[in-house]
Description: Transfer RNA from a Candidatus Daviesbacteria bacterium, 73 nucleotides, folded computationally.
RNA sequence: AGGGGUGUAGCUCAGUUGGUAGAGCACUCGUCUCCAAAACGAGCGGUCGGAGGUUCGACCCCUCCCGCCCCUG
Numbered sequence: 001a002g003g004g005g006u007g008u009a010g011c012u013c014a015g016u017u018g019g020u021a022g023a024g025c026a027c028u029c030g031u032c033u034c035c036a037a038a039a040c041g042a043g044c045g046g047u048c049g050g051a052g053g054u055u056c057g058a059c060c061c062c063u064c065c066c067g068c069c070c071c072u073g
Base pairs, nucleotide, nucleotide: 001072002071003070004069005068006067007066010025011024012023013022019056027043028042029041030040031039049065050064051063052062053061
C1' cells in the first nucleotide's frame, strides 16, 4: 500500500427483509436469614465508533474517516 472481518448497556454478546434496541453477568433495592451467601422478585443502565448521503423512516443500505484483528506484498 491492497484485501477481508469487527466496533451495540460497566463486561460478554444477540438484533432475520429498513419500522423509533434486547439477553446474560455486574450494580442498586426488596423478600428470605440471627447476619451473610445462594435463590427469587423489581429497578437502573445506550445519542448503536465518528461524519455525511439515500429514505416518510437507518444498528441495518451507500461513501469517507478512526480503533482493533487477520491475510497478501
Its Rfam family is "tRNA". Rfam links the family to the GO term triplet codon-amino acid adaptor activity. Rfam classes the family as a transfer RNA. Rfam's curators write: Transfer RNA (tRNA) molecules are approximately 80 nucleotides in length.